[in-house]
Context: one part of a larger RNA
RNA sequence: CGUGAAGUGUUUGAGAGGAUUUGAUCGUAGUACGAGAGGACCCGAUUGAGCGAACCUCUGGUCUAUCAGCUUUGACACCAGUUGAAGUGCUGAGUAGCUAAGUUCGUGUUGGAUAAGCGCUGAAAGCAUCUAAGCGCGAAGCCGCACUCAAGAUUAGACACAGGUCUCCCGGAAGACUACCGGGUUGAUAGGCUCUAGGUGUAAGCACGGCAACGUGUUCAGCCAAGGAGUACUAAUAGACCGCUUUCU
Numbered sequence: 001c002g003u004g005a006a007g008u009g010u011u012u013g014a015g016a017g018g019a020u021u022u023g024a025u026c027g028u029a030g031u032a033c034g035a036g037a038g039g040a041c042c043c044g045a046u047u048g049a050g051c052g053a054a055c056c057u058c059u060g061g062u063c064u065a066u067c068a069g070c071u072u073u074g075a076c077a078c079c080a081g082u083u084g085a086a087g088u089g090c091u092g093a094g095u096a097g098c099u100a101a102g103u104u105c106g107u108g109u110u111g112g113a114u115a116a117g118c119g120c121u122g123a124a125a126g127c128a129u130c131u132a133a134g135c136g137c138g139a140a141g142c143c144g145c146a147c148u149c150a151a152g153a154u155u156a157g158a159c160a161c162a163g164g165u166c167u168c169c170c171g172g173a174a175g176a177c178u179a180c181c182g183g184g185u186u187g188a189u190a191g192g193c194u195c196u197a198g199g200u201g202u203a204a205g206c207a208c209g210g211c212a213a214c215g216u217g218u219u220c221a222g223c224c225a226a227g228g229a230g231u232a233c234u235a236a237u238a239g240a241c242c243g244c245u246u247u248c249u
Stems, first nucleotide, its partner, number of pairs: 001152001004248002007161005015149003021049007033038001050107006059100004066093005071086006111143002117137004163242005168184005189235003192231005198224003205218005
C1' cells in the first nucleotide's frame, strides 16, 4: 500500500516446510524344511543405537546479587565486631534462571496410485500368450494421513460480535531499540512487609571451662538473591482518540 473504509476474536486451508533411519532379543518354533548338521518366511511383542523436539522432577554443570572459612594490608582510637582493596582476593558449598551428560516424548498406525516383478481373462495367430481391449497383486520410494507455518491464496476467503487504540506509568519466564505479554486503585503489576520452600551451617552478645590457643551452652542458630503464598504500606497520577450503537461510501 492492497484486500470498498474501519475494530476485536476465532478460524478454513490453496500452498510451503520439517520429519519419515536402523539393530538386537523374545514368542510363533527348535516348528516348516533337512539323513543329519543346521534352521526359517509370514505375523506379533519387547528393548536399544542414531537423529529430533520440549522440559528442569531426578543426576549433574554454572550460579562475580546467598552463606561460611582463610590470608595480606588499610579504615572505624584500641579489644571484640564490622568493612574497603587484593582477578569474585582465595577456598568450600549453593536457590531461581540457563543448561546436558539428565528427564519425557517422537521417528507410525493406516489408505491411494505405481516400479521391477507376479498374475487373471484374452485375441491378433481355432493353439499358446500378463497385453493388443479389459482386470488384479506388488516397495524404506511417490501422493495422502499425522506435525509446523500459512488469505499479498491480488481468486486477497469464512464465522461471531463490541469493544479497541494512543500518550504516560508499574512490570515480565518478552526483549538490542521497537515489538509482544500482564497490570494501572472496580488494583496483587513491581517493590516493601509477614509466612514459607530452599541455601549456608550453629551468628553477635553473654555465661561457663581452660594459663592460653580454644572449647561448650544459650542455638537445627544467625543471615539470606532471583522461588511460592498472603497483605494495598509504597509506586502504577492523569488524559486523549477511534469504532459499534439507525455508520460512511

Notes
A computed fold for a 249-nucleotide part of an RNA from Candidatus Colwellbacteria bacterium CG10_big_fil_rev_8_21_14_0_10_42_22, annotated as large-subunit ribosomal RNA, domain VI. The sequence was found in a public genome assembly.